[in-house]
This record gives sequence, C1' cells and structure tokens, in this order.
RNA sequence: UCAUCAAGAUCAGCCGAGGGAUGGGCCCGUUGACGCUGAGGCAACCUAUGCAUAGGCAUAAGGUGCCAAAUCCCGCAGCCUUGCAGGCUGAAAGAUGA
Repeated sequence: UCAUCAAGAUCAGCCGAGGGAUGGGCCCGUUGACGCUGAGGCAACCUAUGCAUAGGCAUAAGGUGCCAAAUCCCGCAGCCUUGCAGGCUGAAAGAUGA
C1' cells in the first nucleotide's frame, strides 16, 4: 500500500488471577478464565498440484492465520424515524494475509 473481517472450527495437561487491544458498556473467569504445551479441528491469504481458459474451480501437502460473544457492542461524521431509543452508510482504530 492492497484485500478481507455477521460464516466456520475443541479436548487434555500445566499454571493460578485476571482476561476480552484502548475509554465506556456488556461479558468470560477459582465449576480455573488469560497464557503455555500436546493433540485435534476450521478456513483457503500465499506457495504447490490438478482441471478449465478469461482471471475460475478443486485438493489441503507446505508458509501463515484462526478455533466465546459480528473486530462482543458503542466511541467520530452523515442520513432516517418527532423525542427516548433504534436503524442505515461511511470513517477512524484494530486484526490477519500478501
């Protein structure tokens, strides 16, 4: 810089108090979360292979990634519904890949 982010995928062992990026909300967590390790799985971004030939499809061997909640929701701007509140679009931030 570009692309994608409402789908999908869990068990065991160790550890022991915080964790979900950030502020707020809400949630997860001593019935052991988060993290680490092992095994398993999901997906198909890159490589590879095969088929096709307009640029796609398939496989899942290799490189990554991922396996609570939509990136958990909101935050900033605009629009719609009279307001509460809600909805829609976009941005910003973040994550992953190239």

RNAcentral holds the sequence, with entries from MGnify. This is a predicted structure of a 98-nucleotide RNA (SAM riboswitch aptamer (S box leader)) from a marine eukaryotic metagenome. Its mean pLDDT, the model's own confidence on a scale to 100, is 84. The model forms 94% of the base pairs in the Rfam consensus.